[in-house]
RNA sequence: UGGGUCGGCAAGACGGUCGCGUCAUCCCGCUGGGUCCUCGGAUCCGACGGAUGCCGAGGAACGUCCGGGCUCCGCAGAGCAAGGCGGUGGGUAACGCCCACCCGGGGCAACCCGAGAGCAAGUGCAACAGAAAGCAGACCGCCACGGUCGCCUCGUGCGAUCGGGGUAAGGGUGAAACGGUGGUGUAAGAGACCACCAGAGGUCCAGGUGACUGGAUCUGCUGGGUAAACCUCGCCUGGAGCAAGGUCAAGCAGAGGACGUCGAGGCUGCUCGCCGAGUCCUCGGGUAGACCGCUAGAGGCGUGCGGCGACGUACGCCCGAGAUAGAUGACCGUCCCGUGUGCGCUUAUCAGCGCACCAGACAGAACCCGGCGUAUGCGCCGGCCCAUUCC
Numbered sequence: 001u002g003g004g005u006c007g008g009c010a011a012g013a014c015g016g017u018c019g020c021g022u023c024a025u026c027c028c029g030c031u032g033g034g035u036c037c038u039c040g041g042a043u044c045c046g047a048c049g050g051a052u053g054c055c056g057a058g059g060a061a062c063g064u065c066c067g068g069g070c071u072c073c074g075c076a077g078a079g080c081a082a083g084g085c086g087g088u089g090g091g092u093a094a095c096g097c098c099c100a101c102c103c104g105g106g107g108c109a110a111c112c113c114g115a116g117a118g119c120a121a122g123u124g125c126a127a128c129a130g131a132a133a134g135c136a137g138a139c140c141g142c143c144a145c146g147g148u149c150g151c152c153u154c155g156u157g158c159g160a161u162c163g164g165g166g167u168a169a170g171g172g173u174g175a176a177a178c179g180g181u182g183g184u185g186u187a188a189g190a191g192a193c194c195a196c197c198a199g200a201g202g203u204c205c206a207g208g209u210g211a212c213u214g215g216a217u218c219u220g221c222u223g224g225g226u227a228a229a230c231c232u233c234g235c236c237u238g239g240a241g242c243a244a245g246g247u248c249a250a251g252c253a254g255a256g257g258a259c260g261u262c263g264a265g266g267c268u269g270c271u272c273g274c275c276g277a278g279u280c281c282u283c284g285g286g287u288a289g290a291c292c293g294c295u296a297g298a299g300g301c302g303u304g305c306g307g308c309g310a311c312g313u314a315c316g317c318c319c320g321a322g323a324u325a326g327a328u329g330a331c332c333g334u335c336c337c338g339u340g341u342g343c344g345c346u347u348a349u350c351a352g353c354g355c356a357c358c359a360g361a362c363a364g365a366a367c368c369c370g371g372c373g374u375a376u377g378c379g380c381c382g383g384c385c386c387a388u389u390c391c
Stems, first nucleotide, its partner, number of pairs: 001387009012335007020056002023053005032045006058362001062373002065371005070241004082237005087101005102116001103114004117232002122230002124226002139171002141167003145163007152155001179197006198222002200219008245292004254283006265275003299318008336360001338358001340357007
């Protein structure tokens, strides 16, 4: 310098105008309410509206795929069903997440990938080719035997052909043909037997917490794939979710009581007058509505200590969204970053500079956390690996 691999950061900046939401302060304060009293006022609260000020989305707020907190309901105990998970040891509130290690696979390497128990319990599935594909199979070949024919050197002969057999060594098909190589053996062959190699299983030794690794020895044991196929084994899981759930409580309806045509109540503060059947109080449940839940938490950052690490722990500092049909926006200017296009300038070229246009993503809280997955324009930083060049 080029390529790769792993991880981290940022998520444009400043200003102006208009607009939205919570909160605080102030103003105004209704055909609102409470309290007091000399009955006319005083005082407190306050809807709606207005002014000012502070603050106001994310790395994924997303998908809602897992795990928990919290809330209500259910629950003696056991089992079935259903769903999920599956190497070992740790971390954690918990997990299907994370860390370290083991094994297998890929890569020269850094590193990446693996639902990584069981197909030697049972059942199922598998294109084409091929004679045969699941405790298989005789197409060619090889081999002896029997029949027929031919030949001669007349033999326990040779050749051809037919028949029923043996054979998995050789050929051919296939992703795969029932371990491999060599020998013994045999009519020809075959783990039939032997040596070595590969694998499997048993026993023992050593190392490791363990998965596992290394070694010794025995058994000829050689039993293809597929379980994110049914299934088997082991482990885990009660259900619903903040529209959970709770508090207060208009109006309407209900229950009980008091007064009332011998006049309740209204116009109307009083007297008269007019109208004429309800009015008032209490209670329980509870709708609208309001409030709580509701945002300081398994919180963040820094340092020290323990640990390979995930993480734990001590101390210090910091932390101003909380809407409810759902606020957090729009426009303009200057700058910044970027790529492409066009023009111009410099230069031998690569390229650089200036101006203009274009572009600045994905997406938005709704009870709160821990993960995973997915989306994301232009960028920045670092570790490690490989190749090349120079010293």